[in-house]
């Protein structure tokens, strides 16, 4: 020099990087709830259970929301396991299912798009999970051209500790 289960600090990957906060606004919806007619015995929910002759699905008229999700153009903040599921474990809500919100070095994901299928959601929106399909970062191989992936507890640069030609 250089290895090694290796400290600490500082970068990259794209503006189409990840997230949260605002925000026009689409849309939820001419629905839900209400009021009037007609109708007559079913109607909701995953389950449990609930509502109905003091009138159920249905039909027509009139009126007529919400809330969860989204959210272009940006704009402010944190930051590059940024940040996403899975699993468990606590609290909240609920009769169970479930549904959030907090943790975890327990596990998988380099990253972003187009796509199939499948779940969430009112939903052609968006979102997650798995394929696949180029491309792109980053590392080894190669003269390239390209292969291949061992991939974020990683990779660069520079160190600190231990070894050390």
């Nucleotide at each position: 020099a250089u290895u090694a289960u290796a400290u600490a600090u500082a970068g990259a990957g794209g503006u189409a990087g990840c997230g949260a906060u605002g925000c026009a606004g689409a849309a939820g919806a001419g629905u839900a709830a209400g009021a009037g007619a007609a109708g007559g015995a079913g109607c909701c929910g995953g389950c449990a259970g609930g509502c109905a002759a003091u009138g159920a699905a249905u039909u027509c008229u009139c009126c007529c929301a919400a809330a969860g999700g989204c959210a272009a153009c940006c704009a402010u903040c944190g930051c590059c396991g940024a940040a996403c599921g899975a699993c468990u474990g606590a609290a909240u809500a609920g009769g169970c299912a479930u549904a959030u919100u907090c943790a975890g070095c327990u596990c998988g994901u380099g990253g972003g798009g187009u796509u199939a299928u499948a779940g969430g959601a009112a939903a052609g929106a968006c979102u997650u999970a798995u394929g696949a399909c180029a491309c792109u970062c980053c590392u080894u191989c190669g003269a390239a051209a390209g292969a291949a992936g061992a991939g974020g507890c990683g990779c660069u640069a520079u160190u600190a500790c231990a070894a050390g030609a």